[in-house]
RNA sequence: GCCUCUGUGGCUUAGUGGUAGAGCGUCCGAUUCGUAAUCGGUCGAUCGGGGGUUCAAUUCCCCCCAGAGGCU
Numbered sequence: 001g002c003c004u005c006u007g008u009g010g011c012u013u014a015g016u017g018g019u020a021g022a023g024c025g026u027c028c029g030a031u032u033c034g035u036a037a038u039c040g041g042u043c044g045a046u047c048g049g050g051g052g053u054u055c056a057a058u059u060c061c062c063c064c065c066a067g068a069g070g071c072u
Base pairs, nucleotide, nucleotide: 001071002070003069004068005067006066007065010024011023012022013021018055025043027041028040029039030038048064049063050062051061052060
């Protein structure tokens, strides 16, 4: 230098054009003599950044950033 892939709550991740879900976690409560476990509720992501297409973009296109792998 070239090619491919990845980037979504604090963490791990689902989501191939129509309100962004789950598990763990935070907080509150129930249960217990108390703790753990369990159960219920709650909080938290404008989806790496910018632009474009579209009535509508996490999703499609372009550029950039970060990371992983490969080729030279």